[in-house]
Context: one part of a larger RNA
RNA sequence: CUGGGCGUAAAGCGCACGUAGGCGGAUUGGAAAGUUGGGGGUGAAAUCCCGGGGCUCAACCUCGGAACUGCCUCCAAAACUAUCAGUCUAGAGUUCGAGAGAGGUGAGUGGAAUUCCGAGUGUAGAGGUGAAAUUCGUAGAUAUUCGGAAGAACACCAGUGGGGAAGGCGGCUCACUGGCUCGAUACUGACGCUGAGGUGCGAAAGUGUGGGUAGCAAACAGGAUUAGAUACCCUGGUAGUCCACACCGUAAACGUUGAAUGCCAGUCGUCAGGGGGCUUGCCCCUUGGUGACACACCUAACGGAGUAAGCAUUCCGCCUGGGGAGUACGGCCGCAAGGUUAAAACUC
Repeated sequence: CUGGGCGUAAAGCGCACGUAGGCGGAUUGGAAAGUUGGGGGUGAAAUCCCGGGGCUCAACCUCGGAACUGCCUCCAAAACUAUCAGUCUAGAGUUCGAGAGAGGUGAGUGGAAUUCCGAGUGUAGAGGUGAAAUUCGUAGAUAUUCGGAAGAACACCAGUGGGGAAGGCGGCUCACUGGCUCGAUACUGACGCUGAGGUGCGAAAGUGUGGGUAGCAAACAGGAUUAGAUACCCUGGUAGUCCACACCGUAAACGUUGAAUGCCAGUCGUCAGGGGGCUUGCCCCUUGGUGACACACCUAACGGAGUAAGCAUUCCGCCUGGGGAGUACGGCCGCAAGGUUAAAACUC
C1' cells in the first nucleotide's frame, strides 16, 4: 500500500460557514466521451511460459506456438455514468397565518444578602477550631435598631424543562436582532449533501491599556497540626474574579459517539403545535424536540437499540505496539505565556 477500524482497547478536528473537489431526485429525446461487442493496424528481436530438437545430462543453444494484459483506427449497441435540449414535484427554498423560548446585543431598573461608614440601645467579651492560637474588643467590639454608600450575584419559580452550531445562556422592563416549530394554499423547479485549504465563533486561566474592587481568593504573612508541614485547618491578604477595548485559541471543548439522507417491532413520560370525537376532561390521530424501558439486529463485553453503537449510501477527519513525545529541530502564529504542524536515535 491493500485491508481492518475510530462510545469505553490506538483513532471523530471544540463548533460552524464555505472555496476547490467528490457525490447527487423523477422522466423524454439527441449525440456517443466513458462503457460493451466485433474487425483491422501496431505491440522489433531477445527474455518469461508451453511443446519439440541439439551438445552423453544439465546449465546452455535452437525451432514452433502462446503471450506481450497496451496503444491507434473502423463498424455497431445505447442499459448505466457524464454531456446537450426539454418536462416534472416527492429533495431544497420562497409566500401567508399562528406559536414557544435563560438564543444574542445594548440601555434602564428591583429586592434579599454581604462588607464598610454614621447614629441609637447596651456591656465584656467576640471570632474561630477536633482542641487552640494568631485576630477583633473598655479608644466600647460581638449582638440589636435606624440611616447611608459600594460592588458583585440573581433565592423561591426550576423541571432527565426551554432555546443555541458549539463554547455557553437564568431577577424584571424596553429597544434592536438571529434561528426554530406548526398549519395552509400558491410559487421557484434539483437551486441539494459533504467539504481539503480558507474564514469566523470559541469556557476557565493568562496577557496589554484604562477603570472598578463588596464578597471570594492563587502568591504571600502569621497561628496551629506534625518527626518535619514550603500542605490539609484557622486569621489576614495581593494579583485575579467585574467593566470597556484589544490579544490568546486551549479544556475530561464529553454523548469521550463527524455531517447528511433513507429504511427497520413496541410501551410509558415530558415540552411546543395541529386535527378529530364526545359523556367537558378524557380518548384517538399527527408533526417537531427531549427522556426512560425494551424486540429484531449489533457488540469482546459493558451496553446501544427510530435521538443506533441496527441495515445501507455519500463526503470529510483520524488510527496502525508501549516508552522516548505531543517532545526536539525547522516553519507559521503570539506582546509574552505559549499554541499549531511534527520526527529520530535509543529502549522494551